[in-house]
Molecule: small-subunit ribosomal RNA
Organism: uncultured prokaryote
RNA sequence: UGGCCGCGUGCUUAACACAUGCAAGUCUAACGAGAAAGUUCUCUUCGGAGAGCGAGUACAGUGGCGCACGGGUGAGUAACACGUGGGUAACCUACCCUUCAGCUUGGGAUAACAUCUCGAAAGGGGUGCUAAUACCGAAUACGUUCAACUGGACUUCGGUCCGGUUGGAGAAAGAUAAAGGGGGCCUUCGGGCUCUCACCUUUGGAUGGGCUCGCGGCUCAUUAGCUAGUUGGUGAGGUAAUGGCUCACCAAGGCCGAGAUGAGUAGCUGGUCUGAGAGGAUGAUCAGCCACACUGGGACUGAGAUACGGCCCAGACUCCUACGGGAGGCAGCAGUGGGGAAUAUUGCGCAAUGGGGGAAACCCUGACGCAGCAACGCCGCGUGGGUGACGAAGGCCCUUGGGUCGUAAAGCCCUGUCAGUAGGGAAGAAACUCUCGAUGGUUAAUACCCAUCGGGAUUGACGGUACCUACAAAGGAAGCACCGGCUAACUCCGUGCCAGCAGCCGCGGUAAUACGGAGGGUGCGAGCGUUGUUCGGAAUUACUGGGCGUAAAGCGUGCGUAGGCGGCUGUGUAAGUCGGGUGUGAAAGCCCGGGGCUCAACCCCGGAACUGCGCCCGAAACUACACGGCUUGAGUCCGGAAGAGGGUUGCGGAAUUACCGGUGUAGAGGUGAAAUUCGUAGAUAUCUGGAGGAACACCAGUGGCGAAGGCGGCUUCCUGGACACUUACUGACGCUGAGACGCGAAAGCGUGGGGAGCAAACAGGAUUAGAUACCCUGGUAGUCCACGCCGUAAACGAUGUGUGCUAGGUGUCGCGGGUAUUGACCCCUGCGGUGCCGCAGCUAACGCAUUAAGUACACCGCCUGGGGAUUACGGUCGCAAGACUAAAACUCAAAGGAAUUGACGGGGGCCCGCACAAGCGGUGGAGCAUGUGGUUUAAUUCGACGCAACGCGCAGAACCUUACCUGGGUUUGACAUCUGUCGAAUCCCUUGGAAACUUGGGAGUGCCCUUCGGGGACCGCCGGUUCAGGUGCUGCAUGGCUGUCGUCAGCUCGUGUCGUGAGAUGUUGGGUUAAGUCCCGCAACGAGCGCAACCCCUACCUCUAUUUGCCACCAUUCAGUUGGGAACUAUAGAGGGACUGUCCCGGUCAACGGCGGAGGAAGGUGGGGAUGACGUCAAGUCCUCAUGGCCCUCAUGCCCAGGGCUACACACGUGCUACAAUGGUUGGUACAAUGGGCUGCGAACCCGCGAGGGUAAGCUAAUCUCAAAAAACCAAUCUCAGUUCGGAUUGGAGUCUGCAACUCGACUCCAUGAAGCUGGAAUCGCUAGUAAUCGGAGAUCAGCACGCUCCGGUGAAUACGUUCCCGGGCCUUGUACACACCGCCCGUCACACCAUGGGAGUCGAUUGCUCCAGAAGUGGGUAGCCUAACCUUCGGGAGGGCGCCUACCAAGGAGUGGUCGGUAA
Repeated sequence: UGGCCGCGUGCUUAACACAUGCAAGUCUAACGAGAAAGUUCUCUUCGGAGAGCGAGUACAGUGGCGCACGGGUGAGUAACACGUGGGUAACCUACCCUUCAGCUUGGGAUAACAUCUCGAAAGGGGUGCUAAUACCGAAUACGUUCAACUGGACUUCGGUCCGGUUGGAGAAAGAUAAAGGGGGCCUUCGGGCUCUCACCUUUGGAUGGGCUCGCGGCUCAUUAGCUAGUUGGUGAGGUAAUGGCUCACCAAGGCCGAGAUGAGUAGCUGGUCUGAGAGGAUGAUCAGCCACACUGGGACUGAGAUACGGCCCAGACUCCUACGGGAGGCAGCAGUGGGGAAUAUUGCGCAAUGGGGGAAACCCUGACGCAGCAACGCCGCGUGGGUGACGAAGGCCCUUGGGUCGUAAAGCCCUGUCAGUAGGGAAGAAACUCUCGAUGGUUAAUACCCAUCGGGAUUGACGGUACCUACAAAGGAAGCACCGGCUAACUCCGUGCCAGCAGCCGCGGUAAUACGGAGGGUGCGAGCGUUGUUCGGAAUUACUGGGCGUAAAGCGUGCGUAGGCGGCUGUGUAAGUCGGGUGUGAAAGCCCGGGGCUCAACCCCGGAACUGCGCCCGAAACUACACGGCUUGAGUCCGGAAGAGGGUUGCGGAAUUACCGGUGUAGAGGUGAAAUUCGUAGAUAUCUGGAGGAACACCAGUGGCGAAGGCGGCUUCCUGGACACUUACUGACGCUGAGACGCGAAAGCGUGGGGAGCAAACAGGAUUAGAUACCCUGGUAGUCCACGCCGUAAACGAUGUGUGCUAGGUGUCGCGGGUAUUGACCCCUGCGGUGCCGCAGCUAACGCAUUAAGUACACCGCCUGGGGAUUACGGUCGCAAGACUAAAACUCAAAGGAAUUGACGGGGGCCCGCACAAGCGGUGGAGCAUGUGGUUUAAUUCGACGCAACGCGCAGAACCUUACCUGGGUUUGACAUCUGUCGAAUCCCUUGGAAACUUGGGAGUGCCCUUCGGGGACCGCCGGUUCAGGUGCUGCAUGGCUGUCGUCAGCUCGUGUCGUGAGAUGUUGGGUUAAGUCCCGCAACGAGCGCAACCCCUACCUCUAUUUGCCACCAUUCAGUUGGGAACUAUAGAGGGACUGUCCCGGUCAACGGCGGAGGAAGGUGGGGAUGACGUCAAGUCCUCAUGGCCCUCAUGCCCAGGGCUACACACGUGCUACAAUGGUUGGUACAAUGGGCUGCGAACCCGCGAGGGUAAGCUAAUCUCAAAAAACCAAUCUCAGUUCGGAUUGGAGUCUGCAACUCGACUCCAUGAAGCUGGAAUCGCUAGUAAUCGGAGAUCAGCACGCUCCGGUGAAUACGUUCCCGGGCCUUGUACACACCGCCCGUCACACCAUGGGAGUCGAUUGCUCCAGAAGUGGGUAGCCUAACCUUCGGGAGGGCGCCUACCAAGGAGUGGUCGGUAA
């Protein structure tokens, strides 16, 4: 969200408690008794009475059968409970079938009933009567039992079973009867015959059970020992039956690592779900078995029970009560409460199927058959079909063209499933029974009865249902989830790390296909999603089918028990194995075939299968077993030789230390440097002496030995193992190894020794921010020995042991053989150890590789995501420290291995750069200029922030610029497009105003076309509609441009090759270069972007040209001024030249190349410029421009005036001027280059001290002009001073530009004359025409330059070198980094919360042991009481009952332990 039908299914939780109704009765053909209502008749005193029918009916009782089935549930149970297959020779079985023989004869009671009585009730008690198919006695008989003989089968050789014959006993035990009911006939009325139903004995069967055995199926070893009726025997009891089932006695057994005992959990199975299978999970419905019936105990009855709707007792609970006492058990069907996420009607019927009783009719049956409720599941059907483009309206999207929903709708033409109404209308029913007929049986019988056949009659809950027909009508019938990837399906809007989504990865911080909505789409469809559960994927517990060097994982190591596995060969057996047959493997289900409901689901029939187990027969290869044989596995004997193998005894020298003594004097010692320390009481140093303890230099070696730990002077004794060679011998004696047992470094522990050196702890001195450290001076345990513990290590080859097989090469140790030699070597070769390299193979890779991590076999140990956790609890061990064993809660989405590319390193190697060093000059101190921060302000517009922001955008803010502030205005707008009316445009005057703007007036008619009406272009005013406009935001949405690393030498590609792959190779290596420049080598070969070159300037030369430039020669002038010249300079075009080309030289060198030289103007890219690879920094810029999105639209747009960007306690950057004598001042004299110029540059002349002014020639410029170059040089002066240095600041007076210099311009003159005497820490630039220093020009510009960009003049010093600082390049190495070291990351502490351990205790559950107690019941006993059947000698007895005692025993109680759980400061 929801239309219909069919078939199924429906308390998974509280085995919690239950109101009410129903769920087991039936038989009079076993028996005795026996109504009433009503009705009919008779009588009547009219009140009633009697009789018949009702009726031998109802109800109740005795008796029989049933109630042990059917139905429910799953608590308990880990068990012969279940499954499967056997056994029972150790057993039972009512009703049913079959067989045999019968059914004889007696007796005494009792309920009902009547009456009395107790009790509230439930229920009793006494007395009296009576029947039976109820009860009892006797008779009869097979069978049974016993004895003897005998046949057969089986056998564990003990015996058992099945039969036969004879005899005995009815002695012991058991056991009979109903002379019964009914029908028919006969009858002497006693009874008889017959049929049938019952009954009894007996045989066999069928069915159902009891008991027992093999095998099979849960978890925990942090449960390892359990057991006294326990295990067995003998005897007895008991049972249907075996058995310690029970009892007495005897013995001391029984179970257990193949898991006993204990704890937890659980009904088991056929099956069900899943899976390719093997498996895993599960045990609803249906079926088989078990167990249970409020909880616990107990028996009775019975064929059967220890009994769901029976009994007794105890307990809990509920109900009734008169308080004395009683009643009850839904885990039957419905139903109620409760619990829970959650599960139905207090329905109909016995019509069918089945069951009980009955001769039967029939009765009973919540079994069952049906109906009701629930989309809970499965199956089927429908919600319409055809046509229909103007592709309607509308929605959504849009690049504005259109697209899409969409033939979808509307419209037109049809159909009629379902639902609705009406009509018709099944199958399920066949029996039993009754009746009619026939046949047969029985019988004396044609009767009755029985059997069979045929005809007829009777019976339907569902239900007037299924189904069929007709009618009307498209009319009543579609939703849910999803659309980032996995995974089919995309756009818009909203939101803005918010709200939210999410199975995993992950979405959301202003353009979200991931959130929410919409449109569209996808999937499924009366359903669709979500949640939970199980299996799968998961080879992620690996039997099929995994692993353990480094990812989790080899025990530290050996010896060895059980177990597992085991050489060659012969014979036998047949347990495993294989083949055949047979029994079983319930049905249902699955599968196959067929059939029935219209199909299907569902149902029916048949088959197959059920992989298992039992039995029989056969085979003998393999395993096993038994008996033999063998020598190759294993072992033994003789002699040989190596060794730090182990234990033990003694000895030795060197060194350290302390001590005695001698010499000797002021230091010694120690460190990066010191100090603590020692020393004038004589140290250190040095010499002699004796003492003591520990360790054994050299030899010494990836050498040796040992299982490992480990073992090192020499020597004595004892002792283990391995090895090589040679025969001989044993004959599989072997390998591994759970437990168990031994060994086991260092440290540590106990007791007793010893103690030289060293040295935890500790003390002191240093270092340091601190220094509980590293360094130093001291120093105790300990280190050593003996004995005893501990039992762990990165106990590592991080590689368990053993055996076989599988290319080699080269060392070394031990022992042999051959050859050779005088001998020792060398050389070839065998065995055993120990290393390195390497093929195949293996490996994720690294790597391993005959000493395997290759290939196989055998056995053991171990692993299963990280953390929690080498932990807690429990247990074992230990003197302790602690060791071994070993979880969970909780938490994370990873942890980890190997390798790759980068980045990084206070890693390494090589190399470069004004990077350092060597130098020169600065900055940082002063004053000023300028930019920034900060502060202030109405505003001080905005941007830029390490290098790579800060004289940056700005090549120039008084207005303008201008974006900011205040105020005044304006709204289609200052600007663009379209359109309407009017007017040409334009100019002048004028009102108000700060201006923008505004008021009024005047002049004026142009250009193009023309049909002369007018139209058009341009411009302006007013109006309109699309729209304009924004220096508003986002540079983290962008384009473009730019900075930076860096003019660093790098960055890549194609093909090939290598690698599982990421990737590598090329690009690395050896040289060389400024250079990935070049050469050589090389699994690489080539190529591209970069480098270099090509381009421009400059340096030399040649040619051409010659004005405005030039002038050697010839004239000429004040003057290249003018002729003339074309040589030179210069100008500007074209060329040349430089390429390691050459070296005859020398040295290095493979080559490239390098050093040096010659020549040359220039020499090794000559100098300079332009030129900036792939990329990095989310670098900078939305305020140059462009542009997406967002925002404003009488304002964030536009116009105007004034102000501000120029503020000023401060701080920083960049500069200028200085501090002076290498200088200042004054005078004189000389030499440039590049540029600019018409609103311009402006000569000359005049005026002014000057800035400048006046006038004005020339020049659109190699012609005129700006224009004086300055430093330099010459001369003079100043003489070390805050100065004749320095020029700030301030006063006054001016000039110029400009509408306007107040805020806020530059310059000039006079006056003033500050700080400053070379600058702390720190820091910048520069390697040659460079630094330094000197002036000149230009852009911007009305004016304003200490800034910027160019130009020339003068013109140095230094570089040993690459250790260090900074930056960079290449190779290599480590890495736990990869937003990449400005990374990652550890611990304490503070606070909050979560989970867990311990915890004084406390509460509960469960269980063991020792006692007390002892209901009901059963067994046993019995002295009291009672007593129909039988016996009797009549007294009594036998037997029975009650009572009492006793054994066992449930609940209960006491004490003491164990286990588990809750809670707790």